[in-house]
RNA sequence: GGGGACUUGGCGUAGCCCGGUAGCGCGACAGGCUCCAGACCUGUAGAUCGGGGGUUCAAUUCCCUCAGUCCCCA
Numbered sequence: 001g002g003g004g005a006c007u008u009g010g011c012g013u014a015g016c017c018c019g020g021u022a023g024c025g026c027g028a029c030a031g032g033c034u035c036c037a038g039a040c041c042u043g044u045a046g047a048u049c050g051g052g053g054g055u056u057c058a059a060u061u062c063c064c065u066c067a068g069u070c071c072c073c074a
Base pairs, nucleotide, nucleotide: 001073002072003071004070005069006068007067010026011025012024013023020057028044029043030042031041032040050066051065052064053063054062
């Protein structure tokens, strides 16, 4: 220099192809249980979906651009 994949709560991920209320697991917190804790059960909070712009009634999803991580080729 050329090509490709990925970026979503604290962590790991699904959803994106084919636009329509962002889900799950772990963790956190509260309650139950327990002498206490763990395990188990119930509930609660937590993500402007990497930044910016465009298209659209509507964007995590489509388009452009930038940034970051990783891989391949030279």